A computed fold for a 1475-nucleotide RNA from an uncultured rumen bacterium, annotated as small-subunit ribosomal RNA.
Its mean pLDDT, the model's own confidence on a scale to 100, is 84.
Its Rfam family is "Bacterial small subunit ribosomal RNA". Gene Ontology terms of the family: ribosome and structural constituent of ribosome.
The RNAcentral record of the sequence draws on ENA and SILVA.
[in-house]
RNA sequence: AGAGUUUGAUCCUGGCUCAGGACGAACGCUGGCGGCGUGCCUAAUACAUGCAAGUCGAACGGAGUUAAGGGCUUCGGCUUUUAACUUAGUGGCGAACGGGUGAGUAACGCGUGAGCAACCUGACUCAAAGAGGGGGACAACAGCUGGAAACGGCUGCUAAUACCGCAUAAGACCACAAUGUGGCAUCACGAAGGGGUCAAAGAAAUUCGCUUUGAGAGGGGCUCGCGUCCCAUUAGAUAGUUGGUGAGGUAACGGCCCACCAAGUCCGCGAUGGGUAGCCGAGCUGAGAGGCUGAUCGGCCACACUGGAACUGAGGCACGGUCCAGACUCCUACGGGAGGCAGCAGUAGGGAAUAUUGGGCAAUGGGCGCAAGCCUGACCCAGCAACGCCGCGUGAGGGAAGAAGGUUUUCGGAUUGUAAACCUCUGUCCUAUGUGACGAAGGAAGUGACGGUAGCAUAGGAGGAAGCCCCGGCUAACUACGUGCCAGCAGCCGCGGUAAUACGUAGGGGGCGAGCGUUGUCCGGAAUUACUGGGCGUAAAGGGAGCGUAGGCGGCAAAGCAAGUCAGAAGUGAAAGCCCGCGGCUCAACUGCGGGACUGCUUUUGAAACUGUUUAGCUAGAGUACUGGAGGGGCAAGCGGAAUUCCUGGUGUAGCGGUGAAAUGCGUAGAUAUCAGGAAGAACACCGGAGGCGAAGGCGGCUUGCUGGACAGAUACUGACGCUGAGGCUCGAAGGCGUGGGGAGCAAACAGGAUUAGAUACCCUGGUAGUCCACGCGGUAAACGAUGAAUGCUAGAUAUUGGCUUCCAUAGGGAGUCGGUGUCGCAGUUAACGCAAUAAGCAUUCCACCUGGGGAGCACGUUCGCAAGAAUGAAACUCAAAGGAAUUGACGGGGACCCGCACAAGCGGUGGAGCAUGUGGUUUAAUUCGAAGCAACGCGAAAAACCUUACCAGAUCUUGACAUCCCCCUGACCGGCCUUUAAUAGGGCCCUUCCUUCGAGACAGGGGAGACAGGUGGUGCAUGGUUGUCGUCAGCUCGUGUCGUGAGAUGUUGGGUUAAGUCCCGCAACGAGCGCAACCCUUGUUCUCAGUAGCCAGCAGUACGGCUGGGCACUCUGAGGAGACUGCCGGAGACAAUCCGGAGGAAGGUGGGGAUGACGUCAAAUCAUCAUGCCCCUUACGAUCUGGGCUACACACGUGCUACAAUGGCGCUCAACAAAGAGAAGCAACCCUGCGAAGGUGAGCGAACCUCAAAAACAGCGUCUCAGUUCGGACUGCAGGCUGCAACCCGCCUGCACGAAGCCGGAAUCGCUAGUAAUCGCGAAUCAGCAUGUCGCGGUGAAUACGUUCCCGGGUCUUGUACACACCGCCCGUCACACCAUGGGAGUCGGUAACGCCCGAAGUCAGUGACCUAACCAAUCUGGAAGGAGCUGCCGAAGGCGGGACCGGUAACUGGGGUGAAGUCGUAACAAGGU
Repeated sequence: AGAGUUUGAUCCUGGCUCAGGACGAACGCUGGCGGCGUGCCUAAUACAUGCAAGUCGAACGGAGUUAAGGGCUUCGGCUUUUAACUUAGUGGCGAACGGGUGAGUAACGCGUGAGCAACCUGACUCAAAGAGGGGGACAACAGCUGGAAACGGCUGCUAAUACCGCAUAAGACCACAAUGUGGCAUCACGAAGGGGUCAAAGAAAUUCGCUUUGAGAGGGGCUCGCGUCCCAUUAGAUAGUUGGUGAGGUAACGGCCCACCAAGUCCGCGAUGGGUAGCCGAGCUGAGAGGCUGAUCGGCCACACUGGAACUGAGGCACGGUCCAGACUCCUACGGGAGGCAGCAGUAGGGAAUAUUGGGCAAUGGGCGCAAGCCUGACCCAGCAACGCCGCGUGAGGGAAGAAGGUUUUCGGAUUGUAAACCUCUGUCCUAUGUGACGAAGGAAGUGACGGUAGCAUAGGAGGAAGCCCCGGCUAACUACGUGCCAGCAGCCGCGGUAAUACGUAGGGGGCGAGCGUUGUCCGGAAUUACUGGGCGUAAAGGGAGCGUAGGCGGCAAAGCAAGUCAGAAGUGAAAGCCCGCGGCUCAACUGCGGGACUGCUUUUGAAACUGUUUAGCUAGAGUACUGGAGGGGCAAGCGGAAUUCCUGGUGUAGCGGUGAAAUGCGUAGAUAUCAGGAAGAACACCGGAGGCGAAGGCGGCUUGCUGGACAGAUACUGACGCUGAGGCUCGAAGGCGUGGGGAGCAAACAGGAUUAGAUACCCUGGUAGUCCACGCGGUAAACGAUGAAUGCUAGAUAUUGGCUUCCAUAGGGAGUCGGUGUCGCAGUUAACGCAAUAAGCAUUCCACCUGGGGAGCACGUUCGCAAGAAUGAAACUCAAAGGAAUUGACGGGGACCCGCACAAGCGGUGGAGCAUGUGGUUUAAUUCGAAGCAACGCGAAAAACCUUACCAGAUCUUGACAUCCCCCUGACCGGCCUUUAAUAGGGCCCUUCCUUCGAGACAGGGGAGACAGGUGGUGCAUGGUUGUCGUCAGCUCGUGUCGUGAGAUGUUGGGUUAAGUCCCGCAACGAGCGCAACCCUUGUUCUCAGUAGCCAGCAGUACGGCUGGGCACUCUGAGGAGACUGCCGGAGACAAUCCGGAGGAAGGUGGGGAUGACGUCAAAUCAUCAUGCCCCUUACGAUCUGGGCUACACACGUGCUACAAUGGCGCUCAACAAAGAGAAGCAACCCUGCGAAGGUGAGCGAACCUCAAAAACAGCGUCUCAGUUCGGACUGCAGGCUGCAACCCGCCUGCACGAAGCCGGAAUCGCUAGUAAUCGCGAAUCAGCAUGUCGCGGUGAAUACGUUCCCGGGUCUUGUACACACCGCCCGUCACACCAUGGGAGUCGGUAACGCCCGAAGUCAGUGACCUAACCAAUCUGGAAGGAGCUGCCGAAGGCGGGACCGGUAACUGGGGUGAAGUCGUAACAAGGU
């Protein structure tokens, strides 16, 4: 410090997720030791039991025990004195500390800093002064007595440091007060003076106490400034409320309380209400700023079962005190009582979860005490828990045959791995034994819970001590097997559908290590709330616009002040923590000391630049006055013409109207059309414009009136008067609403007609609200420049509009300047697109708004509205995206250009018939398998009777039909004969090797054991290879450079041209590669060479046959050349490429044909050509054989053949003419036989020699005469031929006979542009035999192409896109089903805080007090003073009643929303998405 995730890829925006750190944690697996810490976060739930606050006899009177002594004694004892000890009570001090908890509290509660001239303070310290003399009680105790108990009652006795007068008064206090000083307003301090009030206690006596006063220290109380969470869907709150006067009360100020008076007080700088919460030092995190937290330790506060109240006291409204009420628990004799663990342990409960009913006061500290000492669950220790931090160990060194085993393997190996074994050592922890602390201190002595602990020493032995998570990317670490969208994983992206580095296991590896993972929470990363440090044209985001309040901000220059600001000093910022340094535990954690820091607040002294403020100025901002012109600016009134419709009349006749085409509609009752007249309403053609005006919405005929604003010019004046603007107010298109008018045209709704599968639409005919006017309401729009307002600055060019100045000047033009409106463009900016002086640039000020998508601008609440609705505006839940801009493709019922038998123009077919063949389907024991739009279907198959053959039935074999290795036997194998079987298999007989060192070896056969063979079994979606297709289409790319943040672009686009990315020109491109073309084959012309088996011009011979001699001229054969290149001419073109025409030429613009198939697409085809991974079978899914099947047959489709006839059929005449091939298990001539297929015989020929071999259409003659025929030949019968082991299933051919459908073929559809189509025959491969198929060959030999609008396919450029599996795409809504959360809901249940009324405990206060009372007075009363019980009153908790408010739970039913695999209906959006 970043990373993953939206896309085909890119950049950006933006969310989600991860890596880090932390924890009072919990859970899973595991677990050796020690140190230091930490340990109910939940039920402030309920608590059994024990302990946690006592102490003092040196305050007091008793009582008891013990000891000693005295007295008495009936020896039982009684009594008394003294001493020691104990202590119930009186009394004092403490119990308000210490300890716990965080419920409440949003508050002067806390933090920080001040103040008290408005205060208190026990014990302690210092100072001053004092303590004289009296009095009366009450506990204890005794007696009586009530009660179950708790606890009392009555009578009587008694002490004090308990209580009460009196004296004294330095002093204090109270009222008065001349006067002085000070201050901060009230005032404070000092004080002459006189007046009033107020003290005391002793004890065991150098000490501890007591009283008064002052001061201090420490502690507390009160007040104030500042800070201190969320909600405005909480906007108004408040009656003791705010203030005053007076009185009361308090330690003290104060409505703290009361009476009266006034009507105030708080609040947008957030009152009131609601929710949540103890606050802080600090802790965690972070670079910091911040964010979160408030365990342990420390400070403060609050609370003590819940609520209320006071008493005592220096201090409490009191955790282990009191009273009352309530709930709960316990005891009870039923009459009454007792209790409060949020002290330490512990229990139950709750919970994911948190410890011992331990030891000790040795230390530290606290209470009491003179002290000894006692008490102390504070505290110090121990126990439990890996809960955290820190430290240590589980051995160290050597050790390669790289052991065994495991895993894996390409079988060679690799790895586990120096790891182990083995050898040599060490002893931390451990075990045993011995020794043994510091902590204990300021006189000495004594005193240790921890603890026989830590430490030390000796001995022992590697002996007792390693796990957890992970290994697809992020993120370090990979293989095998199992599983097969199952089981499962997952933090995000995502894995798993038979080869899973992602599931499970194993091996190996990585990480950390007595721990490791998971979960939860917080911070970080997140600049993802942006102060540091973000944005708002299109990603979320500018308010519809203006005016203006508060507020914020504000021109030039001067002076003063000093609030902000800056500097110095002082106080404070507790300690601990943090940081630095130095120390102590062996180190560390931990801890001691010193320093820093604590960024803050306060006080004070200065500075005066800036902000602020005050004063007096200035004119550049702003404004006023004057002059001038521009304008659909606004409001009101009036006027005008064109058009539409309607009405009246005339002319006139059959249609009009409308559409893609129609129909509804109108019209013979006279429409439409046309003429004349009239009526009505609405809107204002041309001008008109990129133009003008207005704040926006918006504004358009003409005239008049009223009126707002802007602009220019030249002076004068005011003197910052300015900008923005939360709330607020006003304006605000269309549509809508209310009332009243108006209504020509148009036109929601509605009706009809069409269209359509449907058509509640688009189109048509009608048509009502509405549109118009007046007055109101409403307040929204893609109210858009998707761009808030204002000011300043920052290159230009051009157009236009309104002014002004100036120059030349006839019209007119030029220059400059101010204001407005546009376009282009530099810098700059931007994610890009773009913006660019009218900024989206550079700056300043103010306002509004945004923070992932959906849910949702929905619900609830509130405000506004007549309503419709508007404004404000969440959450649950759900997803990992949603988006912006640009890129490359693909696509479009987008555009432009171009090509192709693509259409058109033609010729011939298919689709109809019969047959052949392939396929589907069906059938079957099997009808083997594959191919599936084009690009499967006369395809694999260039030959299914057996074989082939893979299928079926039956029979048989198991190292096998085939390959290699080993052992044994044999000498064969082959061949012949016999037998057996359906057949293979099986059995028998005959015949029968090479080599040799004589062991053997080679080879072959048989037998045997296992390794293995074998598989046309699966997967073409694991593959190689091969092939099809787009497409012989003209494309596909690269290097360097350049442009772009980038994907990418450029080149390859553009202008021409071509069959072509062919070529030329231009150009930030320049080159290159694979394709195109050419090179290759063939054909067309010619030349040279060669001349047999080919040829014969000329010569000779001739059986007239190139037959022979001869020749090689010609044909031909086959080898090599030539030839064609837009080379030449003319024109067009840009002087190019190229095109058009021409000449010459056998051939002319790639001459014709072939071979040749770029990058890629289709998970295209093939595991059955072959090869091959993995899986599967192994007496079978292998192998052999016989028979059957692949040939089935209601039917459907493809491809063909033959036809339907006269351009024909048949017959006769043979009277003609090819090319290319094939041939030895072959082609086969001649001849003979047969009607024929064929048979017999067999010449010749391994072929330019012989043979197949007849070419056929054609030509000539004849016949048929338009018919199911002399067309057509299917089907069938009979008889034959050939091949073959064998033609039944199931071959081909021949002869005779039979003679079906069919008379040119619906929708639709195919081929072909020249030697082509059409038509005619010939050959070959395969092959024993079997083509209508396939591949070739030649013969005869056309028609048409205007042209590119349309259909199909393709190419290039461009455009749009929400597509990228790419339009066979994407995607919307209803309905149906399941689940989830949520709104409404008759109600119902619960909670919270108030309010009104009633009742009114305890208690303070007040009143009263006839009853009661020791201290003082008086004493004549039995009195007074004083006090109390009791009663009454105010207040007053809980409770009761009541109506509301708010919050929550639940609910029949109901509303929408989300998610889900897929279902139904349509097709709304994305392309002009078909309106």